[in-house]
Context: one part of a larger RNA
RNA sequence: GGAUGAACGCUGGCGGUAUGCUUAACACAUGCAAGUCGAACGGUGUCUUCGGACACAGUGGCGGACGGGUGAGUAACGCGUGAGAAUCUGCCUCUAGGUUGGGGACAACAGUUGGAAACGACUGCUAAUACCCAAUGUGCCGUAAGGUGAAAGAUUUAUUGCCUGGAGAGGAGCUCGCGUCUGAUUAGCUAGUUGGUGGGGUAAAAGCUUACCAAGGCAUCGAUCAGUAGCUGGUCUGAGAGGAUGAUCCCCCACACUGGUACUGAGACACGGACCAGACUCCUACGGGAGGCAGCAGUGAGGAAUAUUGGGCAAUGGACGAAAGUCUGACCCAGCCAUGCCGCGUGCAGGAUGACGGCCCUAUGGGUUGUAAACUGCUUUUAUAUGGGAAGAAACCCCUCUACGUGUAGAGGGCUGACGGUACCAUACGAAUAAGCAUCGGCUAACUCCGUGCCAGCAGCCGCGGUAAUACGGAGGAUGCAAGCGUUAUCC
Repeated sequence: GGAUGAACGCUGGCGGUAUGCUUAACACAUGCAAGUCGAACGGUGUCUUCGGACACAGUGGCGGACGGGUGAGUAACGCGUGAGAAUCUGCCUCUAGGUUGGGGACAACAGUUGGAAACGACUGCUAAUACCCAAUGUGCCGUAAGGUGAAAGAUUUAUUGCCUGGAGAGGAGCUCGCGUCUGAUUAGCUAGUUGGUGGGGUAAAAGCUUACCAAGGCAUCGAUCAGUAGCUGGUCUGAGAGGAUGAUCCCCCACACUGGUACUGAGACACGGACCAGACUCCUACGGGAGGCAGCAGUGAGGAAUAUUGGGCAAUGGACGAAAGUCUGACCCAGCCAUGCCGCGUGCAGGAUGACGGCCCUAUGGGUUGUAAACUGCUUUUAUAUGGGAAGAAACCCCUCUACGUGUAGAGGGCUGACGGUACCAUACGAAUAAGCAUCGGCUAACUCCGUGCCAGCAGCCGCGGUAAUACGGAGGAUGCAAGCGUUAUCC
């Protein structure tokens, strides 16, 4: 000198834009953050013009593995980069074929009943795209014979589903080469350990697991142990090499009160799912139950320190749905903070009696503040008031028309804005609404007076102060930066 997710002191006009718990992965009141589908199904209720319409608990499907948060753990194939083979893949796209015939239940509901509650128990009835059986089957296993092995309809008349193959896209799992902090005052470490065979297991290679056999494997080119740490793209600095760093944004990983376990599923060993154990908090009729903000706000605590218990699904994106649409603290916006960056303003021109006042001096005078003020003319950014007033919106959907083929494609019209009466524009008004902070001994731009008297104090280093202090405190003046200026902390 540059930089910061900064803090503190003094000060503070506006706009745009970005950022905002770095500490206790500490504990959390309250609200919201994941639902949707009646065009899968039986039912219940309300309304009814008796045509039907609407709403909903339950069965069922898809989604709750995405999106959002945090960085505790991890020195590791975790990450980065390059390569590989023994794999899986819901939804989506293309392609081939199929969608036949039967059956028995369980919720809801009704009845009885237990419990303070959470939540149940028994009996009876019932539907399905829920469940089961048979048939067929290009698939799979097998040298072959042979074995195994699927489906579901709905709305209303052409769609959409369902099943089995093949291919693709995107996604995921696995393996390897190289790179990836400090310590030797850590030198030896290892028994499923290293390899083989048989069995098991996985979507898949593999000591992944198990029985037996062999005795291997790693290590001064640093094993093992200990400490620290999420990694990268990047960011800061630097001429570069390098050094430091890993907030915001993007990618990957890990975690979800602590530890463990599996279930379901295409995908989890699952933040707002389940079970067990533990700590903590709450309810209880003492028998038993409930909970998990490292989602968005917000509270307490910790701390030098970090915001609103806001609006909207209008846009983009996501889930479900044929669609209308519903949900979405993702997101888009608004609020708070000079926290950073950028921009603008606090007026411009003239004006010497060089006014008054202040300060200084060699003091009837002079210097300086200083064209500064007064005064004259001008402007109105900005502020205030009034009026006008967006883009972001085009789709979906509805209506009309055109082309081939009742659907698709295209054209025209209609509907939809949280922000917001915001941005922006115009008019009126009047210099009106707007300057501070640090420093002035040298480094280092900027000097005099008064007070104090090794006191009070200053200080980054050298140092200053003991009676004329340009170094302390005040004043006048000056210098630097400026809505900021200084100080502290950290990095280069």
A computed fold for a 492-nucleotide part of an RNA from a metagenome, annotated as small-subunit ribosomal RNA, 5' domain. Its Rfam family is "Bacterial small subunit ribosomal RNA". Rfam links the family to the GO terms structural constituent of ribosome and ribosome. The prediction has a mean pLDDT of 87. RNAcentral holds the full RNA, with entries from SILVA.